[in-house]
Molecule: transfer RNA
Organism: uncultured Candidatus Saccharibacteria bacterium
RNA sequence: GGUUCCAUAGCUCAGUUGGCUAGAGCGCACGAUUCACAUUCGUGAGGUCGCAGGUUCGAGCCCUGCUGGAACCA
Repeated sequence: GGUUCCAUAGCUCAGUUGGCUAGAGCGCACGAUUCACAUUCGUGAGGUCGCAGGUUCGAGCCCUGCUGGAACCA
C1' cells in the first nucleotide's frame, strides 16, 4: 500500500426482507424475603446504535467518506 470483517446500555451480545416504542444476560439502585448476609423474586435508572453526510414517507439496518480495532495479502 491492497482486501475483508467489526464498532448497539458500565461489560458480553441479539436485532430477520428498512416499518410504527431499540432489546437480553451480567452489573448498578430501590423494595420484598432473612436476626443479618448470600440466594431468589419484583420494580427502576442507564443508549445521540463510533463520527459526518446521502437515499427514503421512514435508517441500528442501504450508499459514501472519516476514525478506531482485528485478520489476511504484498